[in-house]
Molecule: transfer RNA
Organism: Candidatus Dojkabacteria bacterium UBA5749
RNA sequence: GGACAGUUAACUCAGUAGGUUAGAGCACUUCGUUUACACCGAAGGGGUCAGGGGUUCAAAUCCUAUAUUGCCCA
Numbered sequence: 001g002g003a004c005a006g007u008u009a010a011c012u013c014a015g016u017a018g019g020u021u022a023g024a025g026c027a028c029u030u031c032g033u034u035u036a037c038a039c040c041g042a043a044g045g046g047g048u049c050a051g052g053g054g055u056u057c058a059a060a061u062c063c064u065a066u067a068u069u070g071c072c073c074a
Base pairs, nucleotide, nucleotide: 001073002072004070005069006068007067011025012024013023019057028044029043030042031041032040050066052064053063054062
């Protein structure tokens, strides 16, 4: 330098033939339970879907160029 794949909650990841509340596990907070901690149960908070532009009535999802990570080729 070139090709491919990824980027969604603190972390690990779902979610696609665009269509109406953006989700799960784990973590965190509160409550219950316990002498206490853990486990367990209940409730709750947390997101500019990497950031910009475009298409569309409507974009996490399509297009574009950037940033960044991984792998491969040279």